The prediction has a mean pLDDT of 78. This is a predicted complex of two RNAs, RNase P RNA and transfer RNA, with 458 nucleotides together. It holds a member of the Rfam family "Bacterial RNase P class A". Rfam classes the family as a ribozyme. Its family is annotated with dimeric ribonuclease P complex, tRNA processing and ribonuclease P activity in the Gene Ontology.
[in-house]
RNA sequence: GUCAUCGACCGGACGGUCGCGUCGCGCGUCGCCUCGGCGACGUGGCGCCGAGGAAAGUCCGGGCUCCAUUGGGCACGCCGCCAGGUAACGCCUGGGCCCGAGGUGCGCGAGCGCCGAGGGACGGACAGGGCAACAGAGAGCAGACCGCCGUCUCCGCGAGGAGGCGGUAAGGGUGAAACGGUGGGGUAAGAGCCCACCGCGCAACCGGCAACGGAAGCGGCACGGCAACCCCCGGCGGGAGCAAGGCCAAAUAAGCGGCGAGGAGCGCCCACUCCGAUCAAGACGCCGCGGGUAGGCUGCUGGAGCGUCCGGGUGACCGGGCGCCGAGAGAAAUGACCGUCACCCCGCGAGGGGGACAGGACCCGGCUUACAGGUCGGUGACGUCG
RNA sequence: GGCCCCAUCGUCUAUCGGUUAGGACGCGACCCUUUCAAGGUCGAGAGACGGGUUCGAUUCCCGUUGGGGCUA
Numbered sequence: 001g002u003c004a005u006c007g008a009c010c011g012g013a014c015g016g017u018c019g020c021g022u023c024g025c026g027c028g029u030c031g032c033c034u035c036g037g038c039g040a041c042g043u044g045g046c047g048c049c050g051a052g053g054a055a056a057g058u059c060c061g062g063g064c065u066c067c068a069u070u071g072g073g074c075a076c077g078c079c080g081c082c083a084g085g086u087a088a089c090g091c092c093u094g095g096g097c098c099c100g101a102g103g104u105g106c107g108c109g110a111g112c113g114c115c116g117a118g119g120g121a122c123g124g125a126c127a128g129g130g131c132a133a134c135a136g137a138g139a140g141c142a143g144a145c146c147g148c149c150g151u152c153u154c155c156g157c158g159a160g161g162a163g164g165c166g167g168u169a170a171g172g173g174u175g176a177a178a179c180g181g182u183g184g185g186g187u188a189a190g191a192g193c194c195c196a197c198c199g200c201g202c203a204a205c206c207g208g209c210a211a212c213g214g215a216a217g218c219g220g221c222a223c224g225g226c227a228a229c230c231c232c233c234g235g236c237g238g239g240a241g242c243a244a245g246g247c248c249a250a251a252u253a254a255g256c257g258g259c260g261a262g263g264a265g266c267g268c269c270c271a272c273u274c275c276g277a278u279c280a281a282g283a284c285g286c287c288g289c290g291g292g293u294a295g296g297c298u299g300c301u302g303g304a305g306c307g308u309c310c311g312g313g314u315g316a317c318c319g320g321g322c323g324c325c326g327a328g329a330g331a332a333a334u335g336a337c338c339g340u341c342a343c344c345c346c347g348c349g350a351g352g353g354g355g356a357c358a359g360g361a362c363c364c365g366g367c368u369u370a371c372a373g374g375u376c377g378g379u380g381a382c383g384u385c386g
Numbered sequence: 387g388g389c390c391c392c393a394u395c396g397u398c399u400a401u402c403g404g405u406u407a408g409g410a411c412g413c414g415a416c417c418c419u420u421u422c423a424a425g426g427u428c429g430a431g432a433g434a435c436g437g438g439u440u441c442g443a444u445u446c447c448c449g450u451u452g453g454g455g456c457u458a
Base pairs, nucleotide, nucleotide: 001382002381003380004379005378006377007376008375009374010373012341013340014339015338016337017336018335020050021049023047024046025045026043027042028041029040030039031038032037033036052357056368057367059366060365061364062363063362064241065240066239067238076237077236078235079234080233081095082094083093084092085091096122097120098119099118102115103114104113105112106111123232124231128230129229130226131225145172146171147168148167149166150165151164152163153162154161155160180198181197182196183195184194185193199221200219201218202217205214206213207212245298246297247296248295255289256288257287258286259285260284305324306323307322308321309320310319311318312317343354344353345352346351387457388456389455390454391453392452393451396411397410398409399408404441413429414428415427416426417425434450435449436448437447438446
């Protein structure tokens, strides 16, 4: 210097003109009334403020609110190395272990080290169940298809061949996976059958809060994979969501209560019937009541807040001092243009062109996904120069 | 705004993690018929996309994309 990759950050700046939204002030109109205010509507007026790093997906976790709830368990769902951080988390930090493109050293070899971008849903596979297609002889405490060896029978003059019985996991071959490896001894041929080394397992003891690491010694090798299959162990979880929830409350209809009117008709009772009297309810009007719809108000944004300094901690983060207030609409505002500067592209130049992804709706902490261009830093590979 | 569900040939659907993803309707070619229809034979045609787990993924897990439902 180029390429790759990871992490952190920025995501145009300043000024002007016009416009938009909430709020405050002023002004105007209307209403109410205890006459001083309050409320509603409006505004060529003034002022403050006016999206993001993801406001997104709604994938986790909390706050807040209502409902449910004696306690415990089962079921169901999620999480899972260890320690810490946090309001909490499936998030973050630090550590451990494993994998690892690639590079490199040692050893005859099996193999053993070193560097290493980066990645890991990383408890348990002797608690139990289940699965492993195809291929292959055999797929789970396996397996004689070929091969090798012994023996018997037969054939052949012979070399040898065929068949039966048995031994054998060293070789071939299949597979994602075949029950240690290298070298030697041994054997009929073989085999941890024996030996040395390598690997593996158990492990006194030592270090570490722990995960885990180191390791004397012991063991002839036993212990394969999948739990993002059931399951076991440990932990967490009551449900719903601001369209939660709270307050005020029109018109109409039904209901209830009171008063008025009515006592004509209808009903009940007394009565043989009629007249008549009495009782209760309703039709009609007015007033009131509670529930609740339309509608309105609230919840609503000052908070696990932001900036800066100091202190603690490897760090995530925590504590303290000082300063600051930065959207709260309700069919939905946050925009457009001009000038200067900065950045990128084209052009010899004058000059021309460009700026992504995307937008709040109760609020936070995360994760994930999208993103023009730019800055800084770490690491690896390669090239060149000294 | 909030809460859920789904995605397989053109359409409707099947499929316990395992050989070449099966069926019906539709489509194409041929046969049959004087011709058409019906019928018969054959054929083409699909796992939304990107990762992960696994020897192996349409299936299990995560993320995107698209579609649908409930709720004032």